[in-house]
Context: one part of a larger RNA
RNA sequence: AAUGAACGUUGGCGGCGUGGAUUAGGCAUGCAAGUCGCGCGACAAGCUUUGCUGCUUGCAGUGAAGUGGAGGAGCGGCGCAAGGGAGAGUAACACGUGGAUUAUCUACCCCUCGGACUGGGAUAGCCUCGGGAAACUGAGGGUAAUACCGGAUAAUAUCUCCGGAUCAAAUGGUGAGAUUCCGCCAGGGGAUGGGUCCACAUCCUAUUAGCUUGUUGGUGGGGUAACGGCCUACCAAGGCAUUGAUGGGUAGCGGGUGUGAGAGCAUGACCCGCCUCACUGGGACUGAGGCACUGCCCAGACACCUACGGGUGGCUGCAGUCGAGAAUCUUCCGCAAUGGGCGCAAGCCUGACGGAGCAACGCCGCGUGUGGGAUGAAGGCCUUCGGGUUGUAAACCGCUGUCAGAGGGGAUGAAAUGCUAGAGGGUACUCUCUAUAGUUUGACAUAUCCUCAGAGGAAGGACGGGCUAAGUUCGUGCCAGCAGCCGCGGUAAGACGAACCGUCCGAACGUUAUUC
Repeated sequence: AAUGAACGUUGGCGGCGUGGAUUAGGCAUGCAAGUCGCGCGACAAGCUUUGCUGCUUGCAGUGAAGUGGAGGAGCGGCGCAAGGGAGAGUAACACGUGGAUUAUCUACCCCUCGGACUGGGAUAGCCUCGGGAAACUGAGGGUAAUACCGGAUAAUAUCUCCGGAUCAAAUGGUGAGAUUCCGCCAGGGGAUGGGUCCACAUCCUAUUAGCUUGUUGGUGGGGUAACGGCCUACCAAGGCAUUGAUGGGUAGCGGGUGUGAGAGCAUGACCCGCCUCACUGGGACUGAGGCACUGCCCAGACACCUACGGGUGGCUGCAGUCGAGAAUCUUCCGCAAUGGGCGCAAGCCUGACGGAGCAACGCCGCGUGUGGGAUGAAGGCCUUCGGGUUGUAAACCGCUGUCAGAGGGGAUGAAAUGCUAGAGGGUACUCUCUAUAGUUUGACAUAUCCUCAGAGGAAGGACGGGCUAAGUUCGUGCCAGCAGCCGCGGUAAGACGAACCGUCCGAACGUUAUUC
């Protein structure tokens, strides 16, 4: 000098930050990922008409028909691989820097070039009948699609023995309708994001010296988006190592951060990039992308429900709780802004995020008045008893109004989207684009200004032997105690305790721990 600090004493306000470092221990409760009706079929609510019944004669109930409709489910699409959390594991191509990929993939987005022909069978929802305590589930019937399948077409794609062979789609949605718009399929290019490989570099230990059999290389085959012992059969016997292999310990890495004149040393909280993990272990499925935090299956431990047959769960998301600990916050508000998902859009969702709350945990700023005022008051302390000091300090007399308090004004964070209007462009009354005007949107916070009252509401902590700024008296008597080091204390203690006085910092001051 520093800290994600803790402890002690004290504590006025504000701004900006920061806040589970230990048990990757266990978790009640709520929320944290949905959305699309402009993909699909059906059904409610509501509304209209009408029949019947009741009566209070315009209400109620009920039946039928029409209309209507994203409200609860279902099929389907996209998203759920992002965002958010944590650092257990990992000494490794994990990270970092620089390269390679003629060995590679990339949904959504942009550009470009072609295409979208013809058929079909199901299935959920629904209805009927069951099983089960529940979770859930069986059979039969029937239905739709941008769900699924067959055939056709087929290059600039893929394979190729260069002859040839192979691979697709939804012409669907909206709309009265034509355009437009939104979509579907194949190919090429881009952008973005990954995968893989290589060189160098990255802690301690030799009281760890030998390690290795898919091991090292080759051939054939398999597998992958892709190279490769990645896997497999056969063949060869190699490969690594004192320039430290193998083993053991510890540890996420970097940008950075702390310190220091620097070199260096220490460190990796917050923020950003990468990696890894998601109760523990294993596995694959779906998908452009996962071997998937709030998906699936199996095993295990733990917990819960049970009708004992069987089921359910995973806060290392945001809050919150228990435990352990010196120690770390609200079961808050809002999607107004920024960003994300879905949607043509309106919009919906978003504990990301924006805010508020708590904590002197940190940094910074401000205040707790200001001018005058000597009989140098009283009181305290000391005293050589003369006085000295506290001390212009107070009282007292003026003044001011920061902050806090009360009241009132007032920018800004809001740009958009949508709607309306007129204008212009696209052959254009509708559709669409452009700019303009009006209108709409603030969870939360507030700069700043004005008025009111009145010094009123706001100072402590450590230290005073030397290092080290600041000393006297009394008490105590190697006791009680102090102490970072040297050392103080055994009757005159500037070092213990108290008082007065002083010194240093100041909403803080000290102590402890740790780093340089």
Predicted 3D model of a 516-nucleotide part of an RNA (small-subunit ribosomal RNA, 5' domain) from an uncultured prokaryote. Its mean pLDDT, the model's own confidence on a scale to 100, is 84.